[in-house]
RNA sequence: GGCCUCGUGGCCUAAUGGUAAGGCAUCUGAUUUCGGCUCAGAAGAUUGCGCGUUCGAGUCGCGUCGAGGUCG
Numbered sequence: 001g002g003c004c005u006c007g008u009g010g011c012c013u014a015a016u017g018g019u020a021a022g023g024c025a026u027c028u029g030a031u032u033u034c035g036g037c038u039c040a041g042a043a044g045a046u047u048g049c050g051c052g053u054u055c056g057a058g059u060c061g062c063g064u065c066g067a068g069g070u071c072g
Stems, first nucleotide, its partner, number of pairs: 001071007010024004018055001026042005048064005
């Protein structure tokens, strides 16, 4: 350098082109002498970035950045 795969909350993982879901962690409350466990609740994502297609894009196309693989 060519080709392929991947990029989604702090972490891990979902999501037929139609309200971005769940687990862990965090915070608050209940319980406990305190803590842990358990229970209830809350916050947390402009889906790597930019442009395009579409009534509508995490999803499709192009470019770009990053990671991994493969070929030379």
A computed fold for a 72-nucleotide RNA from Xylona heveae TC161, annotated as transfer RNA. Its Rfam family is "tRNA". By type it is a transfer RNA. Rfam's curators write: Transfer RNA (tRNA) molecules are approximately 80 nucleotides in length. NCBI's taxonomy places the organism under Eukaryota, Fungi, Pezizomycotina, leotiomyceta, Xylona heveae. Its mean pLDDT, the model's own confidence on a scale to 100, is 82.